[in-house]
Context: one part of a larger RNA
RNA sequence: UGACGGGGGCCCGCACAAGCGGUGGAGCAUGUGGUUUAAUUCGACGCAACGCGCAGAACCUUACCUGGGCUAGAAAGUGCAGGAACUCGGUCGAAAGGUCGAGGUGCCCUUCGGGGAACCUGCAGUUAGGUGUUGCAUGGCUGUCGUCAGCUCGUGUCGUGAGAUGUUGGGUUAAGUCCCGCAACGAGCGCAACCCCUGCCGUUAGUUGCCAGCAUUCAGUUGGGCACUCUAAUGGGACUGCCGACCUUCAAGUCGGAGGAAGGUGGGGAUGACGUCAAGUCCUCAUGGCCCCUACGUCCAGGGCUACACACGUGCUACAAUGGUCGGUACAAAGGGCUGCAAGCUCGCGAGGGCAAGCCAAUCCCAAAAAACCGACCUCAGUACAGAUAAGAGUCUGCAACUCGACUCUUUGAAGGCGGAAUCGCUAGUAAUCCCUGAUCAGCAUAGCAGGGGUGAAUACGUUCCCGGGCCUUGUACA
Numbered sequence: 001u002g003a004c005g006g007g008g009g010c011c012c013g014c015a016c017a018a019g020c021g022g023u024g025g026a027g028c029a030u031g032u033g034g035u036u037u038a039a040u041u042c043g044a045c046g047c048a049a050c051g052c053g054c055a056g057a058a059c060c061u062u063a064c065c066u067g068g069g070c071u072a073g074a075a076a077g078u079g080c081a082g083g084a085a086c087u088c089g090g091u092c093g094a095a096a097g098g099u100c101g102a103g104g105u106g107c108c109c110u111u112c113g114g115g116g117a118a119c120c121u122g123c124a125g126u127u128a129g130g131u132g133u134u135g136c137a138u139g140g141c142u143g144u145c146g147u148c149a150g151c152u153c154g155u156g157u158c159g160u161g162a163g164a165u166g167u168u169g170g171g172u173u174a175a176g177u178c179c180c181g182c183a184a185c186g187a188g189c190g191c192a193a194c195c196c197c198u199g200c201c202g203u204u205a206g207u208u209g210c211c212a213g214c215a216u217u218c219a220g221u222u223g224g225g226c227a228c229u230c231u232a233a234u235g236g237g238a239c240u241g242c243c244g245a246c247c248u249u250c251a252a253g254u255c256g257g258a259g260g261a262a263g264g265u266g267g268g269g270a271u272g273a274c275g276u277c278a279a280g281u282c283c284u285c286a287u288g289g290c291c292c293c294u295a296c297g298u299c300c301a302g303g304g305c306u307a308c309a310c311a312c313g314u315g316c317u318a319c320a321a322u323g324g325u326c327g328g329u330a331c332a333a334a335g336g337g338c339u340g341c342a343a344g345c346u347c348g349c350g351a352g353g354g355c356a357a358g359c360c361a362a363u364c365c366c367a368a369a370a371a372a373c374c375g376a377c378c379u380c381a382g383u384a385c386a387g388a389u390a391a392g393a394g395u396c397u398g399c400a401a402c403u404c405g406a407c408u409c410u411u412u413g414a415a416g417g418c419g420g421a422a423u424c425g426c427u428a429g430u431a432a433u434c435c436c437u438g439a440u441c442a443g444c445a446u447a448g449c450a451g452g453g454g455u456g457a458a459u460a461c462g463u464u465c466c467c468g469g470g471c472c473u474u475g476u477a478c479a
Stems, first nucleotide, its partner, number of pairs: 001479002003476003007473007015463002019426005026317008034308002042053002064303007078124006086103007107116003129292002132290003138286002140281003143277001145275001150189006156165003169180003195269004200236007209226003214223002239263001242257005319419001323378006335366003340359002344355004385416001390411007432455007
């Protein structure tokens, strides 16, 4: 100087407390361990591994296993030789590939002999290739403490020196934020602001959007209009600016109020200092060393990654009446659409099929929002709750759904009556609850992931305690 303390002081944080809803019990989904296996590819392991890499394993992917092939190789560059490229057929084969045969002659130059550019095949050799190993050789990227308020430097001063001071102290703040004081004076990286979304108002603009008044219609449908909504560009607006109180040093600031759409960082996002964990990744990529070179490379078929006495994590659905079923009737936002989204008509109980308008989209479509509301039935029961499992019959995608897809219909109707010890999230448009969309994708999503809106709470006395963190101080047999 740090680190540590079941030392002290001060202060924060859904850290506790106060509340609300969960997990832990059930069934299923998904990841992991273990076991099994020819293989169940590999990585990730407290927080910070375990719905993680994987924004989607039937083949492919795919790295694993079994079997069948190739060896200048699946791809790229050089030289030489042959053939244009290419198309079609027979045969062996699971395919990869092997083998046999037929057709075919383009472009540029030409002295008509040929040469050249692409492309295919063979040969030669310096090359290739490796998801093999080392993340404890590395770059890059990322997690984490933590959006915590810290981490440093120059000059000066002090100390023999390591170092100290500044950065400590008194207030204050979300903040090393600001003020005052001070052997310090300044400065940098962080904080804040500048950026984006959202909340209010103007200006510009008025189609595909909108409709107050006028006419018109089943319908903003049409004429008309751009006032309103909205859209999207540009501005304004909030600064403790004003008033009062408190604190005080006429400080910084705190509390209350006015006005205001908004008030003390308005709400949310992006943004992550010096560093820590030899944290993670050599399987995104790049790369040093080591290793393989008729195989640890490469092509193909089939299988596996989907196994199942068990254990754990994360979720979904429930156990019901604040509910279930049936009928009726409303109200969103944000997205996506040409190998696409598909209205409408029609067939089918349905998944879906057939025909097909419109739309490269503020125009058309996906599209039904659901919970909510109104009415009817059910009356506390393993039930008209719950839907696992199973049998049969189908639909769709796709060469192909056996291993191993999703969905539909009929039947079947399991466990489950609110969950031990323990444990998690959340402070407001939040929790809880309800639907909608997207990426990946031929097909395949259970709040998996990323977004969108609808309905919409309770509680916070307080900081003694648990956990994590910041500053000062103290002890130390630790570095």

The part of an RNA shown here (small-subunit ribosomal RNA, 3' major domain) has 479 nucleotides and comes from an uncultured Pseudomonadota bacterium. RNAcentral holds the full RNA, with entries from ENA. The prediction has a mean pLDDT of 81.